[in-house]
RNA sequence: AAGAGUAUAAUUUAAUGGUAAAAUAGGAAGCUUCAACCUUCAAUUUUUCAGUUCGAGUCUGAAUACUCUUG
Numbered sequence: 001a002a003g004a005g006u007a008u009a010a011u012u013u014a015a016u017g018g019u020a021a022a023a024u025a026g027g028a029a030g031c032u033u034c035a036a037c038c039u040u041c042a043a044u045u046u047u048u049c050a051g052u053u054c055g056a057g058u059c060u061g062a063a064u065a066c067u068c069u070u071g
Stems, first nucleotide, its partner, number of pairs: 001070007010024004018054001027041004047063005
């Protein structure tokens, strides 16, 4: 320099263009003499900017970060 791939919650992973989900971790409450286990509850998310569409995590383009290949 050229090409390819990935980006979703604190972590791991889902989601046929149609209300973004689960598990784990952490927090609160209950239970307990106190803890642990267990039960319940709440919060935290689509890398960024544009485009297409009635509607985008998903489709298109660009950018950013990381990884890989060629030279």
Transfer RNA from Brassica oleracea var. oleracea, 71 nucleotides, folded computationally.
NCBI's taxonomy places the organism under Eukaryota, Gunneridae, Brassiceae, Brassica, Brassica oleracea.
Rfam family: tRNA. By type it is a transfer RNA.
The coordinates come from a structure-prediction model, not an experiment, and the mean pLDDT is 81.